[in-house]
Context: one part of a larger RNA
RNA sequence: GGAUGAACGCUGGCGGCGUGGAUAAGGCAUGCAAGUCGAACGGCCCGCAAGGGCAGUGGCGAACGAGGUAGUAACACGUAGGUACGAAUCCCCAAGUCAGGAAUAACCUACCGAAAGGUAGGCUAAUACUUGAUAGUCUCGCGAGAGUAAAGAUUUAUCGCUUGGGGAUCGGCCUGCGCAGUAUCAGCUAGUUGGUAGGGUAAAAGCCUACCAAGGCGAUGACGCUUAGGGGAGGUGAGAGCCUGACCCCCACCGAUGGUACUGAGACACGGACCAUACACCUACGGGUGGCUGCAGUCGAGAAUCUUCCACAAUGGACGAAAGUCUGAUGGAGCGACGCCGCGUGACUGAUGAAGUCUUUCGGGAUGUAAAGGUCUUUUAUGAAGGAGAAAGUUUUGAUAGUACUUCAUGAAUAAGGGGUUGCUAAACUCGUGCCAGCAGCAGCGGUAAUACGAGUACCCCAAGCGUUAUCC
Numbered sequence: 001g002g003a004u005g006a007a008c009g010c011u012g013g014c015g016g017c018g019u020g021g022a023u024a025a026g027g028c029a030u031g032c033a034a035g036u037c038g039a040a041c042g043g044c045c046c047g048c049a050a051g052g053g054c055a056g057u058g059g060c061g062a063a064c065g066a067g068g069u070a071g072u073a074a075c076a077c078g079u080a081g082g083u084a085c086g087a088a089u090c091c092c093c094a095a096g097u098c099a100g101g102a103a104u105a106a107c108c109u110a111c112c113g114a115a116a117g118g119u120a121g122g123c124u125a126a127u128a129c130u131u132g133a134u135a136g137u138c139u140c141g142c143g144a145g146a147g148u149a150a151a152g153a154u155u156u157a158u159c160g161c162u163u164g165g166g167g168a169u170c171g172g173c174c175u176g177c178g179c180a181g182u183a184u185c186a187g188c189u190a191g192u193u194g195g196u197a198g199g200g201u202a203a204a205a206g207c208c209u210a211c212c213a214a215g216g217c218g219a220u221g222a223c224g225c226u227u228a229g230g231g232g233a234g235g236u237g238a239g240a241g242c243c244u245g246a247c248c249c250c251c252a253c254c255g256a257u258g259g260u261a262c263u264g265a266g267a268c269a270c271g272g273a274c275c276a277u278a279c280a281c282c283u284a285c286g287g288g289u290g291g292c293u294g295c296a297g298u299c300g301a302g303a304a305u306c307u308u309c310c311a312c313a314a315u316g317g318a319c320g321a322a323a324g325u326c327u328g329a330u331g332g333a334g335c336g337a338c339g340c341c342g343c344g345u346g347a348c349u350g351a352u353g354a355a356g357u358c359u360u361u362c363g364g365g366a367u368g369u370a371a372a373g374g375u376c377u378u379u380u381a382u383g384a385a386g387g388a389g390a391a392a393g394u395u396u397u398g399a400u401a402g403u404a405c406u407u408c409a410u411g412a413a414u415a416a417g418g419g420g421u422u423g424c425u426a427a428a429c430u431c432g433u434g435c436c437a438g439c440a441g442c443a444g445c446g447g448u449a450a451u452a453c454g455a456g457u458a459c460c461c462c463a464a465g466c467g468u469u470a471u472c473c
Base pairs, nucleotide, nucleotide: 001473002472003471004470006469007468008467009466010465013343014342015341016340017339018338019336020335026299027298028297030296031295032294035060036059037058040057041056043054044053045052046051067254068253069252077178078177079176080175081174082173083172085171086170087169090167091166092165093164094163095162096161097160098132099131100130101129107122108121109120110119111118112117138147139146140145152159153158180226181225182224187217188216189215192214193213194212195211196210197209198208199207229251230250231249232248233244234243235242236241256277257276258275259274260273279290280289281288282287307333309332310331311330315329316327317326318325319324346376347375348374349373356367357366358365359364381410382409383408384407385406386405390400417462418461419460420459421458422443423442424441428457429456430455431454432453438445439444
């Protein structure tokens, strides 16, 4: 000198674009953040009807999106490869979609409980469940052969359902190389290393089990300990390098803590389930309920970090044939000089160099064209009027917003500070103080003439900022 998710002190006019819990992955009141489909299904309620509403069964979604960085030194990540594998939705091709059955929620009745919720009996439907048939470019098998499927709806044209093949895209697994500090960590390892058999998985494999062998790793740093999410990137630097990993993007991991599986194409699942633990809450003391590291907000700790806002208008997502519904994703607004950028706080003229102030060798000098005065302008401000684009989809649809912007009016009107002046280092005089009070980044200054302390005046540097502190180059 540059930089920062900064903080602190003094000061503070406006706008645009960014950015804002770095500490306690500490605890959380309240609201919202994942629903949707009546063109799968039966009911109940309102209604004359048309139609509307309600919960339930069923389907799809809830594994995305959003958040955080606790753990992890590891195939976690990056890069380059590999294959023994899988896939709901989407696209293409081919084939099929036949005949039956038994239940169950809702509902009704009875009952238990403070509640959360639950029990018994009865009725009913389906694209829910289930049996049979059919069977190939499917599976097993050398072959003969054996085995496995489907669901309808509304209406007149579609949407579905089943099976097989291909694609797109996404994922699982494996490997080479790269990947912090420490030797005041030198030996580590029994499922350990390998084999056979079996199990297991979508899939290779000690992944698991039994048996057999005794291997495997290590100064090219094993094992241990400490620290840490990784990368794209960011800062600085002429570069090499050094430092960092906020915002944004990709990947990984986590969801009070620890564990487990279920459902499913996909989870071992943030707003699902079960168990245990801690904590908190309700209770009729018998028993229950909860998980903001979603968006706001609150307490706490801290030098320190925002609104319990608006809207689905746009983009995107879920569901739906669609209309549409939902969406704290997102689009916006609010707050903070936190950062960058832009603009303004007036322009021209004005000497008798006014007054005041400071200084003086008392002659003067400085502040200083500065002010006053004169002539203008209106960025900005305030008021008034008009008023978008963003809408894609000839009609309709804008949260932002009566915002941006445009025009008119008023009137210099609404707007300057901070740090410094001994040297480094741009800028000095006077007074006060007297090794005191104090300053200070380093050298150092102050003990009676202090350009270094305090004040005044003048000057210097930056400027809606200026300084200080912290950290990096």